[in-house]
């Protein structure tokens, strides 16, 4: 970089170290010395892997467990608006669908 899947829910109201930044990007709106990022610990989930069952069989489906490889762990859960189409409204504004971009997993 490409392909496929997911972007619902869940997880420290008080852990330790650390010290000023952070929520991808831009805008908005927020979080932060009553302590940000990062690291460790704890936790959540169950994508891969594992086990059992279904099946003619499986690279398919269902379930279990959570020791392993990852991931995640502020927010009416801002993937909030960002491009396009449609709908409601006098309007402000709001809602729906899709795309783009982004993130994660597995594969190439």
């Nucleotide at each position: 970089u490409c392909u496929u899947a997911u972007u619902c829910a869940g997880a420290g109201u008080u852990g330790g170290c650390g010290g000023a930044g952070g929520g991808a990007c831009a805008g908005a709106c927020c979080c932060g010395a009553u302590g940000a990022a990062g690291c460790c610990c704890g936790g959540c989930a169950a994508c891969c892997a594992u086990c059992a069952c279904u099946u003619a069989a499986a690279u398919a489906g269902u379930g279990a467990a959570a020791a392993g490889g990852u991931g995640c762990u502020a927010a009416u859960c801002u993937g909030u608006u960002g491009c396009a189409a449609g709908g409601a409204u006098c309007a402000a504004u709001c809602c729906u669908u899709g795309a783009a971009c982004a993130a994660u997993a597995a594969g190439a």
SAM riboswitch aptamer (S box leader) from uncultured Lentibacillus sp., 108 nucleotides, folded computationally. Rfam family: SAM riboswitch aptamer (S box leader). From the family's description: The SAM riboswitch is found upstream of a number of genes which code for proteins involved in methionine or cysteine biosynthesis in Gram-positive bacteria. Rfam links the family to the GO term regulation of gene expression. NCBI's taxonomy places the organism under Bacteria, Bacillati, Bacillota, Bacilli, Lentibacillus.